[in-house]
TPP riboswitch aptamer (THI element) from uncultured Paracraurococcus sp., 131 nucleotides, folded computationally. The sequence was found by an Rfam model in a public genome assembly. The prediction has a mean pLDDT of 75. The organism belongs to Paracraurococcus, within Bacteria. It matches the Rfam family "TPP riboswitch aptamer (THI element)". The family has 115 seed sequences and 16,130 matches in Rfam 15.1.

């Protein structure tokens, strides 16, 4: 001296787990943890109807509501190489728990968005930065 630490905008990446009740659908509470799908569309049909028709029945047709699983859009939270944000090993290996990536380990492993403008402070800090 430079950069980061602060707040904004815009840009691009990334996860939503488990246990209990309780439904056809709808939700509710626990547990870590920033975040544990909030919305709105698509696809899709397990279920289930005090609804009509057919059948001796089994059941079958229509009709209406419809879960999970998979797509995508928006929005909250994280994260953008000082990258454990996130993903692969992995239906992994130890320890704990009702139970779970819950803790550790694997991890100086292999991958990942290669970021931009402005602005606070320039007092403390951190630099795998330069004189």
């Nucleotide at each position: 001296c430079c950069a980061c630490u602060u707040c904004a905008c815009c840009c691009g990446g990334g996860g939503a787990g488990u246990c209990c009740c309780g439904u056809c659908a709808a939700g509710g509470g626990g547990c870590u943890g920033a975040g544990a799908g909030a919305u709105c569309g698509c696809u899709g049909g397990a279920c289930g109807g005090c609804u009509g028709c057919c059948g001796c029945a089994a059941g079958g047709c229509a009709c209406c509501g419809g879960a999970g699983c998979g797509c995508g859009g928006u929005g909250a939270c994280c994260c953008g190489a000082c990258g454990a944000a996130c993903c692969u090993g992995a239906c992994c290996c130890a320890g704990g728990u009702c139970a779970u990536g819950c803790u550790g380990g694997c991890g100086u492993a292999g991958g990942g968005a290669a970021g931009g403008u402005g602005u606070c402070g320039c007092u403390c800090g951190u630099g795998c930065g330069c004189a």